c-di-AMP riboswitch aptamer (ydaO/yuaA leader) from a soil metagenome, 125 nucleotides, folded computationally.
Of the family's consensus pairs, 96% are formed in the model.
The coordinates come from a structure-prediction model, not an experiment, and the mean pLDDT is 79.
RNA sequence: CACUGAAUCCGGCUUAGCGUGCCGGAGCGGGGGACUCCAACGGUAGGGGUGAGUGGACCGGUCGGUCCUAGGGCGAUCUUUCAGCCCGAACCCGUCAACUAACCUCGCAAGUGAGUGAAAGAGGA
Numbered sequence: 001c002a003c004u005g006a007a008u009c010c011g012g013c014u015u016a017g018c019g020u021g022c023c024g025g026a027g028c029g030g031g032g033g034a035c036u037c038c039a040a041c042g043g044u045a046g047g048g049g050u051g052a053g054u055g056g057a058c059c060g061g062u063c064g065g066u067c068c069u070a071g072g073g074c075g076a077u078c079u080u081u082c083a084g085c086c087c088g089a090a091c092c093c094g095u096c097a098a099c100u101a102a103c104c105u106c107g108c109a110a111g112u113g114a115g116u117g118a119a120a121g122a123g124g125a
Stems, first nucleotide, its partner, number of pairs: 001113004008026006027108006046096001047093004055068005071087004077122007
């Protein structure tokens, strides 16, 4: 400097100052939560949530491993196409939740360098 991601910015207190911590605001993101409607669904073989991260085949006594795949990402405005590269996890709630106005409530982390090209269109300087 840039990437994945909601995970950024501002103010105040504390301090000699920075940082940390605490409080507040803006912004972004998530969950719960009526009527009506959806029309049925679930009820231990539980059910549900965040996320792109779902499904399959094979190997393996188990942990796990290999290949493919729905889907997702790639760095200098955006969209699309083509090619190339990469991911295709992990965690949480705790018997319970469809959607959902009012309302209530939570998060603003973590990790990294896939340090990509071409074409067309639009926009802008």